[in-house]
RNA sequence: GCACCCGUAGUUCAAUGGAUAGAACACCAGAUUGCGGAUCUGGCGGUUACAGGUUCGACCCCUGUCGGGUGCG
Repeated sequence: GCACCCGUAGUUCAAUGGAUAGAACACCAGAUUGCGGAUCUGGCGGUUACAGGUUCGACCCCUGUCGGGUGCG
C1' cells in the first nucleotide's frame, strides 16, 4: 500500500429497516447476617466511534474519516 472483519452501558454481548436500544457481570441502596460473603429486591449507567447520504422511519443500508484486528505484498 491492497483486501476482509470489528467499533453499542465500566466490562462481555444482544437487537436480521419499525413500539421507550436490552441482558448478564460490575457499581450503588435496601432486606438478610454478630460482621462480611452468598442470596433476594430495587436503582444507576448510552451523542450505537465521528461526519454526511438514502428512507415516512437507520444500531441496521450507502460514502468518507478515525481506531483496533487478520491476511497478502

RNAcentral holds the sequence, with entries from ENA. The RNA shown here (transfer RNA) has 73 nucleotides and comes from a Patescibacteria group bacterium. Its Rfam family is "tRNA". Rfam classes the family as a transfer RNA. The coordinates come from a structure-prediction model, not an experiment, and the mean pLDDT is 81.